[in-house]
């Protein structure tokens, strides 16, 4: 040094929930608050997931039109505590 992760030491981070904010929504920021996490630090670069503001010569309702309504599809949103990767870090037993 590396690989690995103890009933070891100093420490860190913070789910569900609640209050208040930002948003179309997912969601995420703050403040309390612990379920957990050896990276539960960063990165949205592959994956999957989730919302649909926005489009769509698209479906169906209503119908003369137009309008209007409901569905379905659609990331450039959002999730790193969903996996993978990448980059960085605290200790040092076996």
């Nucleotide at each position: 040094g590396a690989u690995c992760g103890a009933u070891a030491a100093a420490g860190g981070c913070a789910a569900a929930c609640c209050c208040g904010g930002u948003g179309a929504a997912a969601a995420c920021c703050g403040g309390g608050g612990a379920c957990g996490c050896a990276a539960a630090g960063c990165c949205a670069u592959g994956g999957g997931u989730c919302u649909a503001c926005u489009g769509u010569u698209c479906u169906c309702u209503c119908g003369c039109u137009c309008a209007a309504g409901a569905g379905a599809c659609u990331a450039c949103g959002a999730u790193u505590g969903c996996c993978a990767g990448g980059c960085u870090g605290c200790c040092g037993a076996a």
A computed fold for a 94-nucleotide RNA from Chloroflexi bacterium HGW-Chloroflexi-8, annotated as c-di-GMP-I riboswitch aptamer. Taxonomically the source falls in Chloroflexota (Bacteria, Bacillati). The coordinates come from a structure-prediction model, not an experiment, and the mean pLDDT is 86. Of the family's consensus pairs, 90% are formed in the model.